[in-house]
């Protein structure tokens, strides 16, 4: 440097609707959010392919986000929380 660990800050979106449960628990139905975790892409870069050659078209790896899927995972409080800020700790 980086990680854990503390503290402090920290959005979104139904305390939805039938039925069940001690229950934030099962089910079943409609609607919805992205900021645990996951997945996908640009540009650029390797290679194969092509051509006489060099170029285009084209396949294939590699690689990013706060974009985007919405698997998971949430949609009062509580927890939980990607980042951010101190502290600590380590060379």
């Nucleotide at each position: 440097a980086a990680g854990a660990c503390u503290c402090u800050g920290g959005a979104g979106a139904g305390a939805c609707c039938g039925g069940u449960u001690g229950a934030a628990u099962c089910c079943g139905g409609c609607g919805c959010c992205g900021a645990a975790g996951g997945g996908g892409c640009a540009c650029g870069a390797a290679g194969c392919a092509g051509c006489a050659a060099c170029a285009a078209c084209g396949c294939u790896u590699c690689c990013a986000a706060a974009c985007u899927c919405u698997c998971a995972g949430g949609c009062a409080a509580a927890a939980g929380g990607a980042c951010a800020g101190a502290g600590g700790g380590g060379c």
Model confidence (mean pLDDT): 81 of 100. Predicted 3D model of a 91-nucleotide RNA (Glycine riboswitch aptamer). The model forms 89% of the base pairs in the Rfam consensus. The sequence was found by an Rfam model in a public genome assembly.